[in-house]
RNA sequence: UUCACAACAUCGCUGGCAGUGGCGGGGGACCCAACAUCGGUCCCGGGAAACCGGGUCCUUGGGGUUAAGCAACCACGCGGUUGCCGGGAGACUCCCUCCCGAAUCCGACAGCUCACCUCGUAGGCACAGGGAGAGGUACA
Numbered sequence: 001u002u003c004a005c006a007a008c009a010u011c012g013c014u015g016g017c018a019g020u021g022g023c024g025g026g027g028g029a030c031c032c033a034a035c036a037u038c039g040g041u042c043c044c045g046g047g048a049a050a051c052c053g054g055g056u057c058c059u060u061g062g063g064g065u066u067a068a069g070c071a072a073c074c075a076c077g078c079g080g081u082u083g084c085c086g087g088g089a090g091a092c093u094c095c096c097u098c099c100c101g102a103a104u105c106c107g108a109c110a111g112c113u114c115a116c117c118u119c120g121u122a123g124g125c126a127c128a129g130g131g132a133g134a135g136g137u138a139c140a
Base pairs, nucleotide, nucleotide: 003021004020005019008015009014022121023120024119025118026117027116032111039058040057042055043054044053045052046051061109062106063105064104065103069084070083071082072081073080074079085101086100087099088098089097092133093132094131095130096129
């Protein structure tokens, strides 16, 4: 992001493959930025050894999606408190008040990035604060 078209099915409503388009995400040059190396298990090959190369599995380093983070203190229970910051309260702004700050993926590895490559287009919840202002529509 949550969509549209669409073979085909149907009396019709309607459903809807591949694909295309729309929308969203990841990888990916010069320039710029940055810049010591570096995780663990198992297997194979080379080697006198140190070690090197390839493959496999894992997650603590690192990274991605997302609003879902940072700091201090307490605790040593991995949780709590406070502050800052991020998201929400029914179309926009501000104030007050209230609520949320989870989960998951990659697998030692990725800065930005034209071309190019690639993935997703799901799932879930619900009748729902106050004040000030802006704006729009309708009627007279």
Annotation:
c-di-AMP riboswitch aptamer (ydaO/yuaA leader) from Galactobacter valiniphilus, 140 nucleotides, folded computationally. The RNAcentral record of the sequence draws on Rfam. Model confidence (mean pLDDT): 80 of 100.